Model confidence (mean pLDDT): 81 of 100. Predicted 3D model of a 75-nucleotide RNA (transfer RNA) from a Bacteroidales bacterium. The sequence is in RNAcentral, with records from ENA. It matches the Rfam family "tRNA". Its family is annotated with triplet codon-amino acid adaptor activity in the Gene Ontology. The source organism's lineage runs through Bacteria, Pseudomonadati, Bacteroidota, Bacteroidia and Bacteroidales.
[in-house]
């Protein structure tokens, strides 16, 4: 220089293929209920400009263009 894979909560991850109701789970934090006290359970809560920026559509994480980060491979 080319290609191409990846990016969604504090972490790990689905949801994108086929656009469609308020963007989901686990963990991990808080709060409350158990318990003599922790822990272990049960319930409730918090946490998200879905990388970033334009398109395109009644409607974008999702579909197109570019940009950034990271990885991979081949010069």
């Nucleotide at each position: 220089g080319a290609a191409g894979g990846u990016g969604u909560a504090g972490c790990u991850c689905a949801g994108u293929c086929u656009g469609g109701a308020c963007a989901g789970a686990g963990c991990a934090g808080a709060a409350u209920g158990u318990u003599u006290c922790u822990a272990c359970c049960a319930u409730u809560c918090c946490g998200g400009u879905c990388a970033a920026a334009g398109g395109u559509u009644c409607a974008a994480a999702u579909c197109c263009u570019u940009u950034c980060a990271u990885c991979u491979u081949c010069a």